Formats: sequence, C1' cells, structure tokens
RNA sequence: CUGUGUCAGGCGGGGAGCUAGCGGUGCCCUGUAUCUGCAAUCCGCUAUAGCAGAGCUUACAUGCCGGUCCCGGCUUCUAGUAUUCAGAGGUCCGAUUGAAAUAAGGGACGUCGAUCCUAAGGUCUUAUGCAACUUCACCCUGUGAACCGUGUCAGGAUAGGAAUAUAGCAGCACUAAGCAGGAAUUGGGUGUGCCAUAGGGUUGCUUUGGGGGAGUUACCUGUUUCGAUACCGCUCUGGGUACUGCUGUCAAAACCGGCUACACAG
Repeated sequence: CUGUGUCAGGCGGGGAGCUAGCGGUGCCCUGUAUCUGCAAUCCGCUAUAGCAGAGCUUACAUGCCGGUCCCGGCUUCUAGUAUUCAGAGGUCCGAUUGAAAUAAGGGACGUCGAUCCUAAGGUCUUAUGCAACUUCACCCUGUGAACCGUGUCAGGAUAGGAAUAUAGCAGCACUAAGCAGGAAUUGGGUGUGCCAUAGGGUUGCUUUGGGGGAGUUACCUGUUUCGAUACCGCUCUGGGUACUGCUGUCAAAACCGGCUACACAG
C1' cells in the first nucleotide's frame, strides 16, 4: 500500500414542559434517519443516566471533535407600535343636550309703509237700563169631588088624615184643590248679548286716524356664556394579546476542516 473479516460506534436531532437529575411516551421545530413491548393520576434509569429483545450498517465512513452559517424555541426591557379588558376623571370644549344672549348667513314680514311716538276705541270691570231666549205666575180651553163643595135633587126614607113639608143618596150641571194643552199682553227670576248710558282701568293684545321714513323678527343654521350626561371620543392608572427591536441562552439541517480500532493474508 492492497484484499478479506470482526468489533467499537451508528441506525435522527433539538426546544419548552415534567423531573433531584437524565432519557422516553405526549406537545412544538427541523428533517427522512429499522422493527417489537412498556409509558402522563406516567415508564425506565443514576453523571457510564431509557429498560428488554431482534435486525441492518460500518470505520481514507452513515462514527467522533471543532469552526462557519442559521430554520426555530425560550428569556430580558417601567423599549416601540397596534389592539383589548377593567377602574378613575370630568370639560378636554370632541359628541349629545338644557337655558340665556347675539341680526353673521338663510327664511318670514315691510314704501300696499317696519321699529317707534301720539289720539280715540275695543278686549277687562262696576252700576243702571234694553233686547232675544229660557222658565214661573196671570189668562183661555179641556178634564176634574162615592162621603167630608154648591145648585137641582128621580127613587126611596121620615112626619102628617090629607095637602104638603123635612133631611137627603144616585144622576145631571157648575166649581175648589189638582192635572193636561194653548196663546199672546202683563209681572217676576237667573243666566245670555255687546245693544244703550254713566264711571273705573291702560300691564298685555288688538282696531282705526295722525307723525315719521327703513327696518323688524331668535323661526333654521352659526357664534358666545353658564350648566347637564358620561354612552362614545379624550386623559390617567393597572393588566392581557400580537408584531418589531434589544439582552442573554439553547439550537436542527447544511457547509468546511481535522481525528480515527483490531485480526489475518499478500
């Protein structure tokens, strides 16, 4: 140096979590690197750290070590951004809203004459009247008393020798109290009218006349002031979540480099 064979080793790794610690099952990230049994109220081990068994592969490697790179995970910060929850605040003059004011914009009224001034009235009130309506009384008509109204009183009763007389029921007529209807004068009462007269009253509204000559009006929007609500926005405080950055740590795969057993034979 070459060939044959055997063994060590290997046949995934990592993160978080669990654990005294180390692995595994389970979750997650990488990635493709045998099989069977055990295993999260766990299974098996002890810094030589899965146990038990089978199979494959093999050392100029699929083994070991280091470096580069870096998927990914965890962690740190009173970091930043976004979002969400809870609590508090009360005007921040954002939002909603009440009151007062303001003629800026619009609308309405106004030379067919505004605000304003003035005169006489009305509306208001008192007294006296008037009118219509309503109602009562008077009046007319009708009805209307078994007896306790009047007149006449059949029959009958009584008195009488008789003539006749007496009282008097029913009936009839007329009426009282009462009831119903009517009518147009009068008298009365309370409401009604705006009709009349005489006063009172002038805050408000309104009518007419006169003066005067251009504005008046807060109806809408706007503006100002003083408040109210706390729902939302806003501010403060305290949490949560996501992303980014930063600190520390672990780190797959990939790449690069280095190291590397024994036996036999030539």

A computed fold for a 266-nucleotide RNA from a Christensenellales bacterium, annotated as Bacterial large signal recognition particle RNA. The RNAcentral record of the sequence draws on ENA. Of the family's consensus pairs, 90% are formed in the model. Lineage of the source: Bacteria > Bacillati > Bacillota > Clostridia > Christensenellales. Model confidence (mean pLDDT): 75 of 100. Its Rfam family is "Bacterial large signal recognition particle RNA". About the family: The signal recognition particle (SRP) is a universally conserved ribonucleoprotein involved in the co-translational targeting of proteins to membranes.